Context: one part of a larger RNA
RNA sequence: GUCUGCGAGUUAGUUUGUGCGGCAAGCCUAAGUCCCUCUGGGAUGGAGGCGAAGCGAAAGCGAGUCCGAACAGGGCACUCAGUCGCACGAGCUACACCCGAAGCGGUGGUGAUCUACCCAUGGCCAGGUCGAAGCGUUGGUAAUACGGCGUGGAGGACCGAACUGGUGGAACUUGAGAAUUCCUCGGAUGAGCUGUGGGUAGGAGUGAAAGGCUAAUCAAACCCCGUGAUAGCUGGUUCUCCCCGAAAUGUAUUUAGGUGCAGCGUCAUGCGCUGAUCGAAGGGGGUAGAGCACUGAAUGAGCUAGGGGGCACACCCGCCUACCAAACUCAAUCAAACUCCGAAUACCUUCGAGCGUAGCAUGGCAGUAAGACGGCGGGGGAUAAGCUUCGUCGUCGAAAGGGAAACAGCCCAGCCCGACAGUUAAGGUGCCAAAAUGCCGCUCAGUGGAAAGGAAGUGAGAUUUCUUUGACAGUGAGGAUGUUGGCUUAGAAGCAGCCACCAUUUAAACAGUGCGUAAUAGCUGACUCAUCGAGAGAUCUCGCGCCGAAAAUAAUUGGCGAUAAGCGGUAUACCGAAACUUCGGAUUCCGCCGGUCAUGACCGGCGCAGUGGUAGGGGAGCGUUGUGAUUGCAUUGAAGCCUGAUGGCGACUGAAGGUGAAGUGAUCACAAGUGAGGAUGCAGAC
Numbered sequence: 001g002u003c004u005g006c007g008a009g010u011u012a013g014u015u016u017g018u019g020c021g022g023c024a025a026g027c028c029u030a031a032g033u034c035c036c037u038c039u040g041g042g043a044u045g046g047a048g049g050c051g052a053a054g055c056g057a058a059a060g061c062g063a064g065u066c067c068g069a070a071c072a073g074g075g076c077a078c079u080c081a082g083u084c085g086c087a088c089g090a091g092c093u094a095c096a097c098c099c100g101a102a103g104c105g106g107u108g109g110u111g112a113u114c115u116a117c118c119c120a121u122g123g124c125c126a127g128g129u130c131g132a133a134g135c136g137u138u139g140g141u142a143a144u145a146c147g148g149c150g151u152g153g154a155g156g157a158c159c160g161a162a163c164u165g166g167u168g169g170a171a172c173u174u175g176a177g178a179a180u181u182c183c184u185c186g187g188a189u190g191a192g193c194u195g196u197g198g199g200u201a202g203g204a205g206u207g208a209a210a211g212g213c214u215a216a217u218c219a220a221a222c223c224c225c226g227u228g229a230u231a232g233c234u235g236g237u238u239c240u241c242c243c244c245g246a247a248a249u250g251u252a253u254u255u256a257g258g259u260g261c262a263g264c265g266u267c268a269u270g271c272g273c274u275g276a277u278c279g280a281a282g283g284g285g286g287u288a289g290a291g292c293a294c295u296g297a298a299u300g301a302g303c304u305a306g307g308g309g310g311c312a313c314a315c316c317c318g319c320c321u322a323c324c325a326a327a328c329u330c331a332a333u334c335a336a337a338c339u340c341c342g343a344a345u346a347c348c349u350u351c352g353a354g355c356g357u358a359g360c361a362u363g364g365c366a367g368u369a370a371g372a373c374g375g376c377g378g379g380g381g382a383u384a385a386g387c388u389u390c391g392u393c394g395u396c397g398a399a400a401g402g403g404a405a406a407c408a409g410c411c412c413a414g415c416c417c418g419a420c421a422g423u424u425a426a427g428g429u430g431c432c433a434a435a436a437u438g439c440c441g442c443u444c445a446g447u448g449g450a451a452a453g454g455a456a457g458u459g460a461g462a463u464u465u466c467u468u469u470g471a472c473a474g475u476g477a478g479g480a481u482g483u484u485g486g487c488u489u490a491g492a493a494g495c496a497g498c499c500a501c502c503a504u505u506u507a508a509a510c511a512g513u514g515c516g517u518a519a520u521a522g523c524u525g526a527c528u529c530a531u532c533g534a535g536a537g538a539u540c541u542c543g544c545g546c547c548g549a550a551a552a553u554a555a556u557u558g559g560c561g562a563u564a565a566g567c568g569g570u571a572u573a574c575c576g577a578a579a580c581u582u583c584g585g586a587u588u589c590c591g592c593c594g595g596u597c598a599u600g601a602c603c604g605g606c607g608c609a610g611u612g613g614u615a616g617g618g619g620a621g622c623g624u625u626g627u628g629a630u631u632g633c634a635u636u637g638a639a640g641c642c643u644g645a646u647g648g649c650g651a652c653u654g655a656a657g658g659u660g661a662a663g664u665g666a667u668c669a670c671a672a673g674u675g676a677g678g679a680u681g682c683a684g685a686c
Stems, first nucleotide, its partner, number of pairs: 001686006011094013026050003032044005054061002064076004097236002100233001104226003108223003116200009125190001127159003130155001134151006163187003168183004202218001204214003239621006249262005263368002265365007273356001277353007289341001290339002295335003299331004304325001306324002308321004371396010401412003416585004421581003427575003430560003436572001438570005453547002457544010474531005480504003485499003510525001514523002586611003590607008622675001624672010640659003647652001
């Protein structure tokens, strides 16, 4: 892991509600006792309980009572039947749906065969080295001291086996091993190592102290008991069909992943037009927008206090100001915490329509109180986030189907079942792949997937200038003279700079547009003529393109590929879903008709509207085991097992056949150890 079996809302008491039943202003017995056909049943038993009256703290009064001075006013009552049993829903008390802690406690116990320390008694430490004190001798001294040589053999001394430890590394890591192996390393006469026997224990021991060790267990051992501790936490919770169907909000909380109340769901009973929505009428508002009348912000101009600066001035007066600037005027602006104004919506009230999408009230039972994304309106953030927090609508959640290649939250559309029928939606119609290789334009970039910005890309439109008295471009020719204008300057001659920018000859030609020279020179332009012969220049707007454009495994409009099969417009057709329609069937609610019992149920028919669904509420059933009653089957073959026709929406049923060899069904009731795929479930097998 698989298979098989087992495996979770139970039982008792009590409270409350619903259904059914008995009796009823009453209802019921409990223990006990007696009897019987004795796991049981029937009597008896009124002790007691609930109800029939309440109010008040109480005395107390009483259809009233309490507060009160009150005959006022107000609170609570008074008008409505209970009680007992059975079944079911739920609450509470109990383990209380099941499994699961870490833990806490016990005047309960077991452990020092591991290990810590201690006690007693034993054992062990190859070999080598250094050479303390003391002693001897000798030198030395007045004598000591002190020195040399020898002897001697001290030491938590040195090197290094056994022994003991465990420094660094490698291997091992489902190991040879729940701590080892190999290499390396520390101690190795000592606070040494070790054998045997013994002692100290659980808030206790022992500890050269690491919270270490106390039998692979230690910030309180192990076993047993309290114990099914508790678990606002995680996981699991077993057959079917039908009807309805949420929430992820408000408020409070030692509260934030829990819970109370409300909101939203469901079921029952009651009310009956009250509901959503629409119409009419009447309201309040200060948002969007707008505005500047207030409060503020902010720009320019004018006017003009005050200030700065300059001139003048002994002082007082003054003058100027391309400086700063209040108030005021004009012009043009801005505001969530500005408003002279001011919508659309929304909201409230009244009346009418509205029998459904309903609504309201009371009661039973819940779940939810972690929401997510998208559009719109805001706050926070960076007008960041698949960010966060509100409002509002939608979808998902709890929603399948079609589209978006794939894709909870986007677009279309809400799946009862069947059909080899039809029509459409979104989206599409070259092939993959159902349906147009339609029409008119645009694009050349494979643009069609990215910005600011940049550019004689290209199409359309508009304005304007020049132009057959010849434009624009090209080509040929000219482009001169006074003059090298004057000044400046070393020089300044069109072309460093300053000033002026005239005149002449002309078809035209600048006191010169640029390059150039030291300055000249030279080239070129403006300007003119000729040639040529019809458009040319400038600006603006719009459409589609271009550049901007660098990333790491081979790239993708979904692919192929396509110059449309891209983009814009337009027309008709077609495809396209579980949508809509058609036909058949099932089922729920309601209405009508018929029948039966009987006055609200069942059966049959017709019609309208429905029939996605998590948490959850409600309803109806299937199957298993046993019991009672009735009734069957079985050696001419029961149960079980294999196969499985038929029937049923389904849980299921189970003909015929095989196997098997002794029991076992059906109907109506009743009672449950009543349904398995999940719980890192439990046991067994493999």